[in-house]
Context: one part of a larger RNA
RNA sequence: CACCGCCCGUCAAGUCAUGGGAGCCGGCAGCACCCGAAGUCGUCCCGCCACAGGGGCGCCGAAGGUGAGGUCGGUGACUAGGACUAAGUCGUAACAAGGUAGCCGUAGGGGAACCUGCGGCUGGAUCACCUCCUU
Numbered sequence: 001c002a003c004c005g006c007c008c009g010u011c012a013a014g015u016c017a018u019g020g021g022a023g024c025c026g027g028c029a030g031c032a033c034c035c036g037a038a039g040u041c042g043u044c045c046c047g048c049c050a051c052a053g054g055g056g057c058g059c060c061g062a063a064g065g066u067g068a069g070g071u072c073g074g075u076g077a078c079u080a081g082g083a084c085u086a087a088g089u090c091g092u093a094a095c096a097a098g099g100u101a102g103c104c105g106u107a108g109g110g111g112a113a114c115c116u117g118c119g120g121c122u123g124g125a126u127c128a129c130c131u132c133c134u135u
Base pairs, nucleotide, nucleotide: 003098005095008091009090011088013085014084015083016082018080019079020078023075024074025073026072027071028070031067032066033065034064039060041058042057043056044055045054046053101122102121103120104119105118106117107116108115109114
């Protein structure tokens, strides 16, 4: 403060973070394919007295390129609810039997709180009775 009380939801305003979102941008790790340096190795050839050396081909192979995905982040018209905020709008759902007792589940409906149906609970007032506990 104490019914001139308390209090619920929509709506409007503001702030904050979050989800969805045609997409756009970037990071990271891998995959497939293309290309393939240096170099080792293999093989062949040249060369040579022999080495040294040179060359062809092949395997591996860095960087690069292409493609389809993965993952993380940024951004995004619009959109969804959430939290908070002095005070605002509409009503008044709950708290007293809160003026239709309330609540739970479910279904339908509705500007909003909510309303209605069905089932359940008493954590319902009142009256009467019963049982138990305490003094």
This is a predicted structure of a 135-nucleotide part of an RNA (small-subunit ribosomal RNA, 3' minor domain) from a Planctomycetota bacterium. Model confidence (mean pLDDT): 80 of 100. Rfam family: Bacterial small subunit ribosomal RNA.